[in-house]
RNA sequence: UUUUUAUACAGAGGCGUGGAGAGAAAGGCUCGACGAAACGCCGGCAACCCCCAGCACAACUGGAACGGUGCCAACCGAGGUCAGCGCAAGUAUCGACUGACUAUAUAAAAA
Numbered sequence: 001u002u003u004u005u006a007u008a009c010a011g012a013g014g015c016g017u018g019g020a021g022a023g024a025a026a027g028g029c030u031c032g033a034c035g036a037a038a039c040g041c042c043g044g045c046a047a048c049c050c051c052c053a054g055c056a057c058a059a060c061u062g063g064a065a066c067g068g069u070g071c072c073a074a075c076c077g078a079g080g081u082c083a084g085c086g087c088a089a090g091u092a093u094c095g096a097c098u099g100a101c102u103a104u105a106u107a108a109a110a111a
Stems, first nucleotide, its partner, number of pairs: 001111008013042005021031003043072003048068002051063004080101005085095002
C1' cells in the first nucleotide's frame, strides 16, 4: 500500500516546549494569540488484540485492564451518491428524518 472482517450518536485533559494554523475532502460552519498544528511528560477513556471464567472447540456471554494499539472540542460536528419519507419549515437546487452505498478513521488478520 491492497484485501477481508468488525466498529464509528457513548466515554475521557492538564502541564511544558512551540508560535499560526486546525477540524480527511469543494463550499459552508466551527475552533485558534484567553495560544492552532506538532512534540514531550503526566493523567484519563474505551475494551480491538492479549489474558481469565462459562461451553468439548468455535461462536457467544461475562470479567479483568499488567502488556500491544487506539482515542480524550462540537451526535465519527454536518457533508458525497441513490432510494424513501414530509414531522420544524412548506413543495423541493428544501429538510433537524430513514435506509443502502461510497469515502474516511481505528483495530485484527492476510498478501
Molecule: SAM riboswitch aptamer (S box leader)
Organism: Hymenobacter sp. BT188